Predicted 3D model of a 90-nucleotide RNA (c-di-GMP-I riboswitch aptamer) from a soil metagenome. Of the family's consensus pairs, 95% are formed in the model. Its Rfam family is "c-di-GMP-I riboswitch aptamer". Rfam links the family to the GO term cyclic-di-GMP binding.

RNA sequence: GACAAGGGCAAAUCCGGAUAAAUCCGGAGACGCAAAGCUAUGGAUCCAAGGUUUCGCAACAAGCGGAGCACGGAUUGCCAGGCUACCGAA
Numbered sequence: 001g002a003c004a005a006g007g008g009c010a011a012a013u014c015c016g017g018a019u020a021a022a023u024c025c026g027g028a029g030a031c032g033c034a035a036a037g038c039u040a041u042g043g044a045u046c047c048a049a050g051g052u053u054u055c056g057c058a059a060c061a062a063g064c065g066g067a068g069c070a071c072g073g074a075u076u077g078c079c080a081g082g083c084u085a086c087c088g089a090a
Base pairs, nucleotide, nucleotide: 001087008033009032013028014027015026016025017024018023031077037083038082039081041080042079043078044075045074046073047072050071051069052068053067054066055065056064057063
């Protein structure tokens, strides 16, 4: 990339499971997808248990609770980057 051929993936939703959550996995299901194949490297977004900062209570502390951060977790079907790949007319 063509109203080509053979195929592929599977959103929402429902059911079952994992997780603190975001989210993920399996089944059903198809909104879509030409890289909706792989990769969290950059940006973006989501989560906040643990970690950490701070405040309050607590004699000190142990501990409990509130607020923040984003070390941490997640999304490649948000956009780039990297790697790989099927078919093939005009």
The RNAcentral record of the sequence draws on MGnify.